c-di-AMP riboswitch aptamer (ydaO/yuaA leader) from Candidatus Amarobacillus elongatus, 134 nucleotides, folded computationally. Lineage of the source: Bacteria > Chloroflexota > Tepidiformia > Tepidiformales > Candidatus Amarobacillus. Its Rfam family is "c-di-AMP riboswitch aptamer (ydaO/yuaA leader)". From the family's description: This family represents a conserved RNA structure found upstream of the ydaO and yuaA genes in Bacillus subtilis and related genes in other bacteria. The ydaO/yuaA element is thought to act as a genetic 'off' switch for the ydaO and yuaA genes in its native state. It is believed that the element may be triggered during osmotic shock leading to activation of ydaO, a predicted amino acid transporter gene, and members of the yuaA-yubG operon which code for KtrA and KtrB K+ transporters. On this family, see Barrick et al., Proc Natl Acad Sci U S A 2004: "New RNA motifs suggest an expanded scope for riboswitches in bacterial genetic control".
[in-house]
RNA sequence: CCGGUGCAACUGCAGAAUGCGCAUCGCGCGCAACGGGGGAACCACACUCGGGGUGAAUUCGACCAUCUCCCGGUCGAUAGGGCACCUUCCAGCCCGAACCCGUCAGCUAACCCCGUAUGCAGCAGGGAGGCCCU
Numbered sequence: 001c002c003g004g005u006g007c008a009a010c011u012g013c014a015g016a017a018u019g020c021g022c023a024u025c026g027c028g029c030g031c032a033a034c035g036g037g038g039g040a041a042c043c044a045c046a047c048u049c050g051g052g053g054u055g056a057a058u059u060c061g062a063c064c065a066u067c068u069c070c071c072g073g074u075c076g077a078u079a080g081g082g083c084a085c086c087u088u089c090c091a092g093c094c095c096g097a098a099c100c101c102g103u104c105a106g107c108u109a110a111c112c113c114c115g116u117a118u119g120c121a122g123c124a125g126g127g128a129g130g131c132c133c134u
Stems, first nucleotide, its partner, number of pairs: 010122005018032005033116006043106001050104001051101004059077006080095004085130006
């Protein structure tokens, strides 16, 4: 000097996943805030080829495999989603999963129930408008 790794602090990203109070050897409790599910009438729909929920994560094509199909694997795309005040345009870079319910749930006032995890990053470009600070 270059590259990598670990720890602390700070700043930030995806996400609803934060704040406060009381307790606290341990098994915790409550309020607010944010988020999700169930649940009338009216309306809508049509009931095992099951159906449904959270989520951006749907839908295709080719090849392989299986060898009826389906499922599965690989590659390419795609509805859709994300990237440092907010919106928008341009550019660039990514994601396009996973899990759950268990034959059952449309919407849905009252009402009832549940979650507050996890995973990452270290310059986070430019134009216009808005807003904030000075």